Background:
RNAcentral holds the sequence, with entries from ENA. The RNA shown here (transfer RNA) has 72 nucleotides and comes from Candidatus Nasuia deltocephalincola.

[in-house]
RNA sequence: GGGGUGAUAGUUUAAAGGUUAAAAUAUUAGUUUGUCGAAUUAUUGAUACGGGUUCGAUUCCCGUUCACCCUA
Numbered sequence: 001g002g003g004g005u006g007a008u009a010g011u012u013u014a015a016a017g018g019u020u021a022a023a024a025u026a027u028u029a030g031u032u033u034g035u036c037g038a039a040u041u042a043u044u045g046a047u048a049c050g051g052g053u054u055c056g057a058u059u060c061c062c063g064u065u066c067a068c069c070c071u072a
Base pairs, nucleotide, nucleotide: 001071002070003069004068005067006066007065010025011024012023013022018055026044028042029041030040031039048064049063050062051061052060
């Protein structure tokens, strides 16, 4: 240089065109306990960036960036 895969919450994953983007874990606060831990309730928090298609995009298309793999 060429080809391929991927990017969603602090972390790990869902959502395969539709109504408030879901859950686990984590943060914070409460309950419980003599204390810690465990348990339980609530809370906080996300679609890499820029365009396009569509009534409607995490999803489809194009480009950019980054990561990984193959190849020379």
It matches the Rfam family "tRNA". About the family: Transfer RNA (tRNA) molecules are approximately 80 nucleotides in length. By type it is a transfer RNA.